[in-house]
Background
This is a predicted structure of a 350-nucleotide part of an RNA (small-subunit ribosomal RNA, central domain) from an uncultured bacterium. The full RNA is in RNAcentral, with records from ENA and SILVA. The coordinates come from a structure-prediction model, not an experiment, and the mean pLDDT is 87.

Context: one part of a larger RNA
RNA sequence: CUGGGUGUAAAGGGAGCGUAGACGGACUGGCAAGUCUGAUGUGAGAGGCGGGGGCUCAACCCCUGGACUGCAUUGGAAACUGUUAGUCUUGAGUGCCGGAGAGGUAUGCGGAAUUCCUAGUGUAGCGGUGAAAUGCGUAGAUAUCGAGAGGAACACUCGUGGCGAAGGCGGGUUCCUGGACAUUAACUGACGCUGAGGCACGAAGGCCAGGGGAGCGAAAGGGAUUAGAUACCCCUGUAGUCCUGGCAGUAAACGGUGCACGCUUGGUGUGCGGGGAAUCGACCCCCUGCGUGCCGGAGCUAACGCGUUAAGCGUGCCGCCUGGGGAGUACGGUCGCAAGAUUAAAACUC
Numbered sequence: 001c002u003g004g005g006u007g008u009a010a011a012g013g014g015a016g017c018g019u020a021g022a023c024g025g026a027c028u029g030g031c032a033a034g035u036c037u038g039a040u041g042u043g044a045g046a047g048g049c050g051g052g053g054g055c056u057c058a059a060c061c062c063c064u065g066g067a068c069u070g071c072a073u074u075g076g077a078a079a080c081u082g083u084u085a086g087u088c089u090u091g092a093g094u095g096c097c098g099g100a101g102a103g104g105u106a107u108g109c110g111g112a113a114u115u116c117c118u119a120g121u122g123u124a125g126c127g128g129u130g131a132a133a134u135g136c137g138u139a140g141a142u143a144u145c146g147a148g149a150g151g152a153a154c155a156c157u158c159g160u161g162g163c164g165a166a167g168g169c170g171g172g173u174u175c176c177u178g179g180a181c182a183u184u185a186a187c188u189g190a191c192g193c194u195g196a197g198g199c200a201c202g203a204a205g206g207c208c209a210g211g212g213g214a215g216c217g218a219a220a221g222g223g224a225u226u227a228g229a230u231a232c233c234c235c236u237g238u239a240g241u242c243c244u245g246g247c248a249g250u251a252a253a254c255g256g257u258g259c260a261c262g263c264u265u266g267g268u269g270u271g272c273g274g275g276g277a278a279u280c281g282a283c284c285c286c287c288u289g290c291g292u293g294c295c296g297g298a299g300c301u302a303a304c305g306c307g308u309u310a311a312g313c314g315u316g317c318c319g320c321c322u323g324g325g326g327a328g329u330a331c332g333g334u335c336g337c338a339a340g341a342u343u344a345a346a347a348c349u350c
Stems, first nucleotide, its partner, number of pairs: 004321003007304002012318001014201001016199002021194001023192001025088007033081002035077008049065006091191001092188003095184001098181001103177002106174001109171001110154001115149002118146001120144002125136002162169002206247006215241002220236004258317006266295011299306002323350003332343004
């Protein structure tokens, strides 16, 4: 230097965009840096290796051969890499046309329900539990009915259904807006893939400032239970949960499975498209594209299982792993208002 791995044993970055870099489609010509080849010079000697010889042998010594796989100069080759010039359309992108969708931002609207307030009816209980009690109620509660206030969430439809890079997204309207897919094949002509750093995104909880506060509810208080009960159960209840602006940057951020491309038997659901035959039309049937499930073949796998949505067969690039504990800790650095995050050891021990 090469050689191993990464669903569950250690190990895929939370996810995207993208810089440097690495890698990169088809055809033709030029150059000759890489590459291959000839020649020349050099690659000291000793040592080592092959052959031979001298000390009685050996160690030791002498002769000789080859090697020194390298470097430089020069002559040539042109398949591949590179570079340059030209061309192409399959990769990639654009256009036309079309439908689907809880994709995103903003806006204002709606009904059911809970709570509160007010008025009527009405009277002694209500509530809660395994059973109770704290609690509420004759200052009229619970129940019932009318009017009102306010906040949050959107039953049914709802579906291993859909959309999104991930986090995630579910009442209805409108404005603005991203992406994917199908059909077509008009246009560009390799414009591609990956991506260390970097940038922007990123549930819940948390933090700062200002609002808001119905229900729920860490903390806290009380009632029970219990040997105790700093809990599980019950009655209250503050932060928080909601909105606006900023910070934080973590999750079992999971498919525990990085991204892109190509190839490799099938069956059966489902979502959104396109085409065909038949039909009054629909259903149905056949072909086809993209997505999402289940079952299984070869193959793979330690097994479980995966199996055209691969964990199969290959290529390119990135991240990460190297016994358990110490420890995702200490110290230092960076970031943060803080909480902390990130980067990340060692002694020692088994």